[in-house]
RNA sequence: GGGCUGGUGGUAAAGUGGUAUUACGCACCCUUGGCAUGGGUGAGGCCGCGGGUUCAAUUCCCGCCCAGUCCA
Repeated sequence: GGGCUGGUGGUAAAGUGGUAUUACGCACCCUUGGCAUGGGUGAGGCCGCGGGUUCAAUUCCCGCCCAGUCCA
């Protein structure tokens, strides 16, 4: 320098055009003599950054940044 894969709450992932889901974690409540387990409720992301297409973009297209991997 080039090819490919990926970047989504604190963490790990799903979702691949119609304003984002799950698990763990966190806060509170119930349960206990207390803890743990279990059950319930809630906070927390607008999807790496910028632009384009579209009525509408996390999703499609372009550029850039970062990470991994392969080639030179």
Predicted 3D model of a 72-nucleotide RNA (transfer RNA) from a Methanoregulaceae archaeon. Lineage of the source: Archaea > Methanobacteriati > Methanobacteriota > Methanomicrobiales > Methanoregulaceae. It matches the Rfam family "tRNA". Its mean pLDDT, the model's own confidence on a scale to 100, is 82. The sequence is in RNAcentral, with records from ENA and MGnify.